[in-house]
RNA sequence: GUCGGGGUAGCUCAGUUGGUAGAGCGUGGGACUCAUAAGCCCAAGGUCGUGGGAUCGUAACCCACCCCCGACA
Numbered sequence: 001g002u003c004g005g006g007g008u009a010g011c012u013c014a015g016u017u018g019g020u021a022g023a024g025c026g027u028g029g030g031a032c033u034c035a036u037a038a039g040c041c042c043a044a045g046g047u048c049g050u051g052g053g054a055u056c057g058u059a060a061c062c063c064a065c066c067c068c069c070g071a072c073a
Base pairs, nucleotide, nucleotide: 001072002071003070004069005068006067007066010025011024012023013022019056027043028042029041030040049065050064051063052062053061
């Protein structure tokens, strides 16, 4: 340099059928217990990499750019 994959919660990742953004772990709280752990219940936490475009409407479609991984040269 060319091609491909990826960027979504603190971490690991779902969500591509365009129509209120989710799970597990972690964190905080509650209940239970003599107490702790496990298990149970609840909650907080997101400019969906950045900017622009198409659309009534985008995490999702189009363009450019940034970053990570891989292949080829």
RNAcentral holds the sequence, with entries from ENA.
This is a predicted structure of a 73-nucleotide RNA (transfer RNA) from Candidatus Zambryskibacteria bacterium RIFCSPLOWO2_02_FULL_44_12b.
NCBI's taxonomy places the organism under Bacteria, Bacteria candidate phyla, Candidatus Zambryskiibacteriota.
Its Rfam family is "tRNA". Rfam classes the family as a transfer RNA.
The same sequence occurs in records of 2 taxa.
Model confidence (mean pLDDT): 84 of 100.